[in-house]
RNA sequence: GCUGCUGUAGCUCAGCAGGCAGAGCACCACCAUGGUAAGGUGGGGGUCGGCGGUUCGAGCCCGCCCAGCAGCU
Numbered sequence: 001g002c003u004g005c006u007g008u009a010g011c012u013c014a015g016c017a018g019g020c021a022g023a024g025c026a027c028c029a030c031c032a033u034g035g036u037a038a039g040g041u042g043g044g045g046g047u048c049g050g051c052g053g054u055u056c057g058a059g060c061c062c063g064c065c066c067a068g069c070a071g072c073u
Base pairs, nucleotide, nucleotide: 001072002071003070004069005068006067007066010025011024012023013022019056027043028042029041030040031039049065050064051063052062053061
């Protein structure tokens, strides 16, 4: 330098035929216990890597860029 894959909540990851952004763990409150852990109920938290484009509408499609991983030269 070229090619491919990945980038979504604090962490691990879903979301596919483009139509309200989700789960588990973690965190907060409450319940419960003599107390702790486990358990139950509820809650907060996201400009979906960045900038543009297409579209009535983009996490999803297209272009460029950035970062990580793998391969090739």
Transfer RNA from Candidatus Crickella equi, 73 nucleotides, folded computationally. It was read from a public genome assembly. Lineage of the source: Bacteria > Bacillati > Peptostreptococcales > Anaerovoracaceae > Candidatus Crickella. Model confidence (mean pLDDT): 80 of 100.